Predicted 3D model of a 75-nucleotide RNA (c-di-GMP-I riboswitch aptamer) from a Desulfuromonadales bacterium. It was read from a public genome assembly, where an Rfam model found it. Rfam family: c-di-GMP-I riboswitch aptamer. Rfam links the family to the GO term cyclic-di-GMP binding.
[in-house]
């Protein structure tokens, strides 16, 4: 230094719910709020989930797999 791993520390993210707004819907933006998270950063290739549905399509991904970037350094 790298990999595995996850003690401690610095920090980070933000579930449900409520309010305001957007959308046909799923859902989503902001505020409040923290259930939790060592990738609960990013991506959307695969499986699965949701909406719409004739087809085309749309959504989340904090369900799993894959890819990619990253903080710290005990055992």
């Nucleotide at each position: 230094u790298c990999a595995c791993c996850g003690a401690a520390a610095u920090g980070g993210c933000a579930a449900a719910a409520u309010c305001c707004g957007g959308g046909g819907a799923a859902c989503u933006g902001g505020a409040u709020g923290a259930c939790g998270c060592a990738a609960a950063g990013c991506c959307a290739c695969c499986u699965g989930c949701c909406c719409a549905g004739a087809a085309c399509g749309g959504g989340a991904a904090g369900a799993g797999g894959a890819g990619u970037u990253g903080u710290c350094g005990a055992a």
NCBI's taxonomy places the organism under Bacteria, Pseudomonadati, Thermodesulfobacteriota, Desulfuromonadia, Desulfuromonadales.